[in-house]
Context: one part of a larger RNA
RNA sequence: GAACGAACGCUGGCGGCGUGCUUAAUACAUGCAAGUCGUACGAGAAAGCCCGACUUCGGUCGGGCCGGUAAAGUGGCGAACGGGUGAGUAACACGUGGAUAACCUACCCUUAAAUCUGGGAUAAUUCUCCGAAAGGAGUUCUAAUACCGGAUAAGACCACAGGACGUCAUCGUCCGGGGGUCAAAGGCGGGGUAACCUGUCGUUUAGGGAUGGAUCCGCGCUCCAUUAGCUUGUUGGUGAGGUAACGGCCCACCAAGGCUACGAUGGAUAGCCGGCCUGAGAGGGUGAUCGGCCACACUGGGACUGAGAUACGGCCCAGACUCCUACGGGAGGCAGCAGUAGGGAAUAUUGCGCAAUGGACGCAAGUCUGACGCAGCAACGCCGCGUGGGUGAUGAAGCAUCUUGGUGUGUAAAACCCUGUCAGUGGGGAAGAAACGUAUGGAGAGUAACUGCUCUAUGCCUGACGGUACCCACAGAGGAAGUCCCGGCUAACUCCGUGCCAGCAGCCGCGGUAAUACGGGGGGGACAAGCGUUGUUC
Numbered sequence: 001g002a003a004c005g006a007a008c009g010c011u012g013g014c015g016g017c018g019u020g021c022u023u024a025a026u027a028c029a030u031g032c033a034a035g036u037c038g039u040a041c042g043a044g045a046a047a048g049c050c051c052g053a054c055u056u057c058g059g060u061c062g063g064g065c066c067g068g069u070a071a072a073g074u075g076g077c078g079a080a081c082g083g084g085u086g087a088g089u090a091a092c093a094c095g096u097g098g099a100u101a102a103c104c105u106a107c108c109c110u111u112a113a114a115u116c117u118g119g120g121a122u123a124a125u126u127c128u129c130c131g132a133a134a135g136g137a138g139u140u141c142u143a144a145u146a147c148c149g150g151a152u153a154a155g156a157c158c159a160c161a162g163g164a165c166g167u168c169a170u171c172g173u174c175c176g177g178g179g180g181u182c183a184a185a186g187g188c189g190g191g192g193u194a195a196c197c198u199g200u201c202g203u204u205u206a207g208g209g210a211u212g213g214a215u216c217c218g219c220g221c222u223c224c225a226u227u228a229g230c231u232u233g234u235u236g237g238u239g240a241g242g243u244a245a246c247g248g249c250c251c252a253c254c255a256a257g258g259c260u261a262c263g264a265u266g267g268a269u270a271g272c273c274g275g276c277c278u279g280a281g282a283g284g285g286u287g288a289u290c291g292g293c294c295a296c297a298c299u300g301g302g303a304c305u306g307a308g309a310u311a312c313g314g315c316c317c318a319g320a321c322u323c324c325u326a327c328g329g330g331a332g333g334c335a336g337c338a339g340u341a342g343g344g345a346a347u348a349u350u351g352c353g354c355a356a357u358g359g360a361c362g363c364a365a366g367u368c369u370g371a372c373g374c375a376g377c378a379a380c381g382c383c384g385c386g387u388g389g390g391u392g393a394u395g396a397a398g399c400a401u402c403u404u405g406g407u408g409u410g411u412a413a414a415a416c417c418c419u420g421u422c423a424g425u426g427g428g429g430a431a432g433a434a435a436c437g438u439a440u441g442g443a444g445a446g447u448a449a450c451u452g453c454u455c456u457a458u459g460c461c462u463g464a465c466g467g468u469a470c471c472c473a474c475a476g477a478g479g480a481a482g483u484c485c486c487g488g489c490u491a492a493c494u495c496c497g498u499g500c501c502a503g504c505a506g507c508c509g510c511g512g513u514a515a516u517a518c519g520g521g522g523g524g525g526a527c528a529a530g531c532g533u534u535g536u537u538c
Stems, first nucleotide, its partner, number of pairs: 001538004006534005013385006019378002021343001026341003030338003035077003040074002048065007084296003094220007103213002108209008116150004127138004156181003160177001162175005186201006222268003229259003234256006241249001271293004275286004298319005321332004349375001351374003357371001358369004388418004398409004422479001424474005432465001437460008482527005487508003493522005503510002
């Protein structure tokens, strides 16, 4: 000199864009943060209103609307994304470059084929019961795109024999053969008397793609030798198991190996990177915000489901802690968004909205979305603007100084003439919105035809921010300047007070009676809505 997720002191007008628990991965009240689908399925209220009958005039019963609605249940998809944090991890965790002839991949795209025929349950419901609750037991009834058989079946899978080609050892690819094994589900429309035909969304099998993941390897990756030896599933082989897959991954047997001064093992510290800061560069430091990867979700362990699991707002077990309890037993997990306590020098609102972007579900309308978009708080940072402009000498007054002549503050003020940024008041007032959908019309593929599908034209619908940005008008210099420094380094000097005292100080050093170094006044210098100090890095 530059920088900062900064803090502290004094001060503080406005706007734009960013940023905001670096400490206790401490504990958490409350609300919200993951649902959706009735075009998979069966069932299905109530309040309220209307009508009728009865009535002890209080009401009771029945019917209709509410409504095939709400809430619940079965089923499907999602919940493995998105969001948070950096505790652990010195590791194929990460970065980079390769390998998979050792692998998986729901939804999506594409190609080919199919979607035939049966069955038995069960939840919800009803009834009974246990329990304070959380919850549970039994009985009875029923549906499905839930579940289970059968058929058919290939270029799928399994083993067998044959041929061709290739590579990188194991092997891989292609061709054709005969065996064995494996599938499905319907919903919503349209036409038709029906049989049946047809559209669309699904379902099944197989091939390819895309996307996402998995594994392995080369190189790189902090400090300590005041850590020198470490290792028994350890190192390798055979066989079997397991996995999507290779492999001591696991197991049995066999052999005795494997790593290490080019630093093994042990210890300390630490998420890694793109980047960021500094620097002419080489380097050094760092890993907030944003992006990629990894790890974690009260602590430790475990599996289940699933295409996929570190399963944050899933399950089970153990532990610590908190809460409820009828003492028998139960419930919980903010390192999601707000917010609370605590810790700390220190870090924000229990806000608005799904209008946009994106995501989940759905044919769609749409629903959900503390992701996200916005608003609020904070000079925390960067940038921009303003706090007025011109004229103005009696060089006014005041203040300071003084050699008593004066000099400085100083065109500074006053005064006169203007302007109107920002703030204020009053009007006008956006872009961000185009899709989806819907209404009408047109065209296309397909169909025997229609509906539906695809494309297209026009109209309509949708804004949290927000009456915001912006524009216009009004009035009036009115509402808007401080902080640090002035001995040298280092720009800026004098008076008074004090008298090695009080104090200053980054270094050198000032102060013991004329202190440009302490404190105050005047004057000056620097930066400026900031200035200075402290901390840290180069």

A computed fold for a 538-nucleotide part of an RNA from a metagenome, annotated as small-subunit ribosomal RNA, 5' domain. Model confidence (mean pLDDT): 80 of 100. It matches the Rfam family "Bacterial small subunit ribosomal RNA". Its family is annotated with structural constituent of ribosome and ribosome in the Gene Ontology.